[in-house]
This is a predicted structure of a 72-nucleotide RNA (transfer RNA) from a bacterium. The sequence is in RNAcentral, with records from ENA. The coordinates come from a structure-prediction model, not an experiment, and the mean pLDDT is 84. The same sequence occurs in records of 4 taxa. It matches the Rfam family "tRNA". Its family is annotated with triplet codon-amino acid adaptor activity in the Gene Ontology. The family's RNA type in Rfam is transfer RNA.

RNA sequence: GCCGGGAUAGUUCAGUGGUAGAACGCCAUCUUGGUAAGAUGGAGGUCGAGAGUCCGAUUCUCUCUUCCGGCU
Numbered sequence: 001g002c003c004g005g006g007a008u009a010g011u012u013c014a015g016u017g018g019u020a021g022a023a024c025g026c027c028a029u030c031u032u033g034g035u036a037a038g039a040u041g042g043a044g045g046u047c048g049a050g051a052g053u054c055c056g057a058u059u060c061u062c063u064c065u066u067c068c069g070g071c072u
Base pairs, nucleotide, nucleotide: 001071002070003069004068005067006066007065010024011023012022013021018055026042027041028040029039030038048064049063050062051061052060
């Protein structure tokens, strides 16, 4: 330099056009002799950045940033 794949909650990951979910973690309550285990509820996201298409974009297109892999 070229090609491919990723970037979504604190972490690991779903979500292929219609106002984003799970697990673990965190907080509260219940339970317990008890900070564990268990039960119930809750908070937490400008979906990497900027443009474009569309009535509508996490999703499609382009550019950029960054990470991983391959080729030279």